RNA sequence: ACAACGAAGAGUUUGAUCCUGGCUCAGGAUGAACGCUAGCGGGAGGCUUAACACAUGCAAGUCGAGGGGCAGCAUUCACUUCGGUGAGAUGGCGACCGGCGCACGGGUGCGUAACGCGUAUGCAACCUACCUUAUACAGAGGGAUAGCCCAGAGAAAUUUGGAUUAAUACCUCAUGGUUUUCUGAAUCUGCAUGGAUUUAGAAAUAAAGUUUCGGCGGUAUAAGAUGGGCAUGCGUAUGAUUAGCUAGUUGGUGAGGUAAUAGCUCACCAAGGCGACGAUCAUUAGGGGUUCUGAGAGGAUUAUCCCCCACACUGGUACUGAGACACGGACCAGACUCCUACGGGAGGCAGCAGUGAGGAAUAUUGGUCAAUGGGCGCAAGCCUGAACCAGCCAUCCCGCGUGCAGGAUGACGGCCCUAUGGGUUGUAAACUGCUUUUAUCUACCAAGAAACGCAGGUACGUGUACUUGUCUGACGGUAGUAGAUGAAUAAGCACCGGCUAACUCCGUGCCAGCAGCCGCGGUAAUACGGAGGGUGCAAGCGUUAUCCGGAUUUAUUGGGUUUAAAGGGUGCGUAGGCGGCAAAAUAAGUCAGUGGUGAAAUCCUGCAGCUUAACUGUAGAACUGCCAUUGAAACUGUUUAGCUUGAGUAUAGUUGAGGUAGGCGGAAUGAGUAGUGUAGCGGUGAAAUGCUUAGAUAUUACUCAGAACACCGAUUGCGAAGGCAGCUUACUAAACUAUAACUGACGCUGAUGCACGAAAGCGUGGGUAGCGAACAGGAUUAGAUACCCUGGUAGUCCACGCCGUAAACGAUGCUCACUCGCUGUUUGCGAUACACAGUAAGCGGCUAAGCGAAAGUGAUAAGUGAGCCACCUGGGGAGUACGCCGGCAACGGUGAAACUCAAAGGAAUUGACGGGGGCCCGCACAAGCGGAGGAACAUGUGGUUUAAUUCGAUGAUACGCGAGGAACCUUACCUGGGCUUAAAUGUAGAGUGCAUGAGGUGGAAACACUUCUUUUCUUCGGAACUCUUUACAAGGUGCUGCAUGGUUGUCGUCAGCUCGUGCCGUGAGGUGUCGGGUUAAGUCCCAUAACGAGCGCAACCCUUAUCGUUAGUUGCCAUCAGGUGAUGCUGGGGACUCUAGCGAGACUGCCACCGUAAGGUGAGAGGAAGGUGGGGAUGACGUCAAAUCAGCACGGCCCUUAUGUCCAGGGCUACACACGUGUUACAAUGGUCGGUACAAAGGGCAGCUACCUAGUGAUAGGAUGCUAAUCUCUAAAGCCGGUCUCAGUUCGGAUCGGAGUCUGCAACUCGACUCCGUGAAGCUGGAUUCGCUAGUAAUCGCGCAUCAGCCAUGGCGCGGUGAAUACGUUCCCGGGCCUUGUACACACCGCCCGUCAAACCAUGGAAGCUGGGGGUGCCUGAAGUCUGUGACCGAAAGGAGCGGCCUAGGGUAAAACUAGUAACUAGGGUUAAGUCGUAACAAGGUAGCCGUACCGGAAGGUGUGGCUGGAACACCUCCUUU
Repeated sequence: ACAACGAAGAGUUUGAUCCUGGCUCAGGAUGAACGCUAGCGGGAGGCUUAACACAUGCAAGUCGAGGGGCAGCAUUCACUUCGGUGAGAUGGCGACCGGCGCACGGGUGCGUAACGCGUAUGCAACCUACCUUAUACAGAGGGAUAGCCCAGAGAAAUUUGGAUUAAUACCUCAUGGUUUUCUGAAUCUGCAUGGAUUUAGAAAUAAAGUUUCGGCGGUAUAAGAUGGGCAUGCGUAUGAUUAGCUAGUUGGUGAGGUAAUAGCUCACCAAGGCGACGAUCAUUAGGGGUUCUGAGAGGAUUAUCCCCCACACUGGUACUGAGACACGGACCAGACUCCUACGGGAGGCAGCAGUGAGGAAUAUUGGUCAAUGGGCGCAAGCCUGAACCAGCCAUCCCGCGUGCAGGAUGACGGCCCUAUGGGUUGUAAACUGCUUUUAUCUACCAAGAAACGCAGGUACGUGUACUUGUCUGACGGUAGUAGAUGAAUAAGCACCGGCUAACUCCGUGCCAGCAGCCGCGGUAAUACGGAGGGUGCAAGCGUUAUCCGGAUUUAUUGGGUUUAAAGGGUGCGUAGGCGGCAAAAUAAGUCAGUGGUGAAAUCCUGCAGCUUAACUGUAGAACUGCCAUUGAAACUGUUUAGCUUGAGUAUAGUUGAGGUAGGCGGAAUGAGUAGUGUAGCGGUGAAAUGCUUAGAUAUUACUCAGAACACCGAUUGCGAAGGCAGCUUACUAAACUAUAACUGACGCUGAUGCACGAAAGCGUGGGUAGCGAACAGGAUUAGAUACCCUGGUAGUCCACGCCGUAAACGAUGCUCACUCGCUGUUUGCGAUACACAGUAAGCGGCUAAGCGAAAGUGAUAAGUGAGCCACCUGGGGAGUACGCCGGCAACGGUGAAACUCAAAGGAAUUGACGGGGGCCCGCACAAGCGGAGGAACAUGUGGUUUAAUUCGAUGAUACGCGAGGAACCUUACCUGGGCUUAAAUGUAGAGUGCAUGAGGUGGAAACACUUCUUUUCUUCGGAACUCUUUACAAGGUGCUGCAUGGUUGUCGUCAGCUCGUGCCGUGAGGUGUCGGGUUAAGUCCCAUAACGAGCGCAACCCUUAUCGUUAGUUGCCAUCAGGUGAUGCUGGGGACUCUAGCGAGACUGCCACCGUAAGGUGAGAGGAAGGUGGGGAUGACGUCAAAUCAGCACGGCCCUUAUGUCCAGGGCUACACACGUGUUACAAUGGUCGGUACAAAGGGCAGCUACCUAGUGAUAGGAUGCUAAUCUCUAAAGCCGGUCUCAGUUCGGAUCGGAGUCUGCAACUCGACUCCGUGAAGCUGGAUUCGCUAGUAAUCGCGCAUCAGCCAUGGCGCGGUGAAUACGUUCCCGGGCCUUGUACACACCGCCCGUCAAACCAUGGAAGCUGGGGGUGCCUGAAGUCUGUGACCGAAAGGAGCGGCCUAGGGUAAAACUAGUAACUAGGGUUAAGUCGUAACAAGGUAGCCGUACCGGAAGGUGUGGCUGGAACACCUCCUUU
């Protein structure tokens, strides 16, 4: 260089943002289980729980070529009474003696934290049957014993005695080498003890036979191979809330013992050994190869297969043997089960099947030794639940199939929709053609088999080697092959809100339910349930559990610690870690080469075999490790000898509230004594408690006491931190500067440790002026265990001793190096100077880069690096519990878990809010005028009542509101009576000629029944109209204003609300829109990282005020003329008024002053009007889920002989009461009577009505004008006179009686008006509250809409008369802008704390109770090894017996540990709507918080010291800019 491999994120805290941080998801995996479903094959796998208990069968035998023999079988022979009997003679062989095997194979994982395992070494400290090689040998004897036979005991298991017998069983003797032991000698060699070889002498020990005569077997020795034993280095779980452990313990000498080393055992001696690099103890666990995951590093894992270990009912013990302390052997003890004749016996599936039990859960009481392997045997062969196969199970992996092509009237059906139709299911189906894997049937049929053996052949010596033939298959008539049939036999599961691929309808209505997280569901649910459709995977699909990943969320790779969790309160210092410059040596670390090892399997790669794949075979690579060896020498280490820059020392100086002890001082406070002096003092928001006529407070003098040190004084100084302040003395520590003289790396950090360590607190003894927890009293308050006040104890002070904690803070560990600048200040040096360039060490401010989530930090780093220490890993539970340590105590240190939540948190942003700040405005206050609240009435509302009192509106923004007019109607309500395609309308079809009108009966009417009557036009075809009937469309003031449209109220006619581009910020967002001025105004000007623009403001519009012009009827009448009782009545006129079109006019335009400007000021000028002239219309973005489904419209839901509709009557008008809005009054500025004057704006034909007549009048009867600048409806207060004279009146008019008028089908409930009579309350209205700033308030009348009439005193307009006051913005209310704090964002009507009460949950303590494992002391002690003895047996060897040591087990005692449970008890957590307060968040209404002490129902309060993580104001200081 090529090649190969190779790393993804998302949801969730917020109104939004960035960050920190947890939770959750997408992936892969499993010896799995569960749910639904299921066609086939291949390959694997299959009790993870009770090492729980086991019925039954099988799992280790074999050899007659070792032996005596011969029960049973067969053969043969003999005998026979034909039933049999006899004969080991033959094949063979049960049991027995003997040999080999049974220590392998198979199972399980209890125990074990260990040289058990892994890896690498060593044994000069060892053994090894069978096998191989080599050498040598095998002579002679002997006595038993099982079996068999006889006799006996016992239920049985079993056993006793006697007689007799063999061996490759046993014993003796012989032989004896290269064996062993002892005593010597020599040579060689090793890291040590030592070892090897040669040699001399002495002593000791061996054997088995059988045979077909070839052999097979035996004995000894040496060696090999194989298998084992022992020792050692390194690695190998968690807990320190386990810190000390250990007497055979550590070592030595000697002995014993073993195959062998060794305290392995014993005697004696010494006092060691292990441990913070974690001993001991406790808990958990077989270890490894591997397996899963991961980019890797890692993390998790130890099922199947392989290696090692341990175990075999539990515990102990040895025997035999080459090998065992032995799974299918023995003995003893124990528990359990079984048999029993009760005397005694038997047993051990963690072998293969199988059973019960446990459990969510795991298979057949199968076949065969055909192959592979094992045991025995010469062999045939026998045995083999090892093994090979089959059976069951979708448990996993892999493969195949369930068809393919065509087919559109896009069929039927389903589902959806905007529904005469369309979409989708969907080329899907039907239908046509094709194929046949699979399936079914039929036929054929493997490989796995080659040996051994047998028969033959070849080579040489009937034996070996080779070779030919032959024999042998459980699986299995299986795999496979061929043929036939025919789409025939074969699809489900989960999901569809986001993450996450996939959407609609119906049902349900915070229910039922879902949910991995966020979260869905309260009547339009893509989230629940069903359906249609879709998506994903597919003979499977989902769920649950567990592991890794994502998670860089334990960070070696690869994290952090100012504020998010996290720097120890500070220093000294031990171990440890790290360490300056240059040189030499070395080679431990390091690097390179080589060798050995790293079992196989697994993983990876190539190739190959099953049709492919999974699977398997074969070859390679790899196994990143360990050991050895050779080399290199830069770096680290070690050693040696040096250096001076790190560090220290010396000399000279300087500095300071550094520390300790002593002495001295003045001011203030309090007290005492004496004097002066008199009524208060003191205290507070205001008061009171308290002190005072026994003389206080105040004041003067003297005296005493304790504590603290004004000014100086300063983001000044010193100290490691805590901390340190009058002056002075003594002692003492430190830092800095200068010199560069001395030492020569002596350094840095620092676990454990030691020391210091504010305040409070504790002990002992003093002291006590002031202050002052607790406490007492007074206030405040709903309460006030507080804030405020008066007192006041501990304490505060001193000495000595404890305590050891703080917001012990720079919330920032220590040390070293490096990295732009500006500026202030302290102390030195700086030739002589109090000056200065500069320099060193501190203390501050601002800033570049960088860093940071941002705020910020920035040479005093939070920048860039190095070293060491400490600490963190979601919130709560909790700095709690338990344990331990410390303390006199208070308490401190160390420090969990269960349970619970999906957040908790940091910084910054936009709002909102503040009993935060600044600026400004408004009839907001103030200054005024008039009202309301008191009375009566009207009207609306609430409440109550009712059959019904229809409904809506409810702080401001409902209440003379919807309603601009409820006697019927309206009307929606109630009662009663009717109708059901309907009360109305349309279309279509059919029929009819009616409809209508006039009657009758019933009835309250509607309505029902009934009598009579009977169309128009016509071109005669029919048409129009009406009715009946049919069909389709109904109707609903029923619900939802929280599904909506439209409309409206309010903030508010407030000055705001936004956008484009640019710029700033990671971002939300900011800037613009801020600042300085100005305005009614985001109005304008100036400045400016902004420049512009839009909706609002203003203007444009209407009206009003002045003038001009045009026009002149129905209006007007100056001039001219005519006329009347009178009048513009008439001719005429356009002058005036007026009408209504068009114009003009006002713009801070002019002047003065102020100001840069905008603009402001001016009883300025001019002008009808002056600074938006007055009034109106006009209402930005939005807020209040504001109001209205009952104006209308409309989605959805509901009713359909009724919630529709018609009718009569009633009700909406009720009346103990409460409230709102009004009217009329209470009187003389008035009432009443008479006279008299002046409007505007409107209305009018079912109307307004002049005028006349009648009536007291409301009105009535006539009559005329007017469809209106023509006619008509029309003023009052005012003015001029008279009267009343302060009274419930000549005020006031309610109420009631009577009589009428009018409207109307109809005035009873329930109309208005008129007249006569009656003549109530009321004499100016409490707290409080409303309107109004000029033609306004106040006051006076007129008109209109609705309307038959009217409950109108209401509403909407019109004109007449016509004021007062505003110093001013401190306060109340509302609003705007800027800024600040915030734990609020549903936005302060917010958030939120604690006790108490209730329910549930887990936990701590606890008198006790019940277990468990381990240790210790004492007693007892089986089997058994060893040992002593051994008078008995034996010829002897030896043995029985007896004794001893040790021990499993048992008993007992006192402790420790651990678990369960418990009356009672403590705190904690959780839980829509409980109680008490309101502690915190804003200055949270007393700033908050930390430590400590006391007190209190509770949050908490107070004292003392500390912190800013406190707002505001003022002042001071510093910095930046000019």

Small-subunit ribosomal RNA from Prolixibacteraceae bacterium JC049, 1522 nucleotides, folded computationally. Lineage of the source: Bacteria > Pseudomonadati > Bacteroidia > Marinilabiliales > Prolixibacteraceae. The coordinates come from a structure-prediction model, not an experiment, and the mean pLDDT is 82. It matches the Rfam family "Bacterial small subunit ribosomal RNA".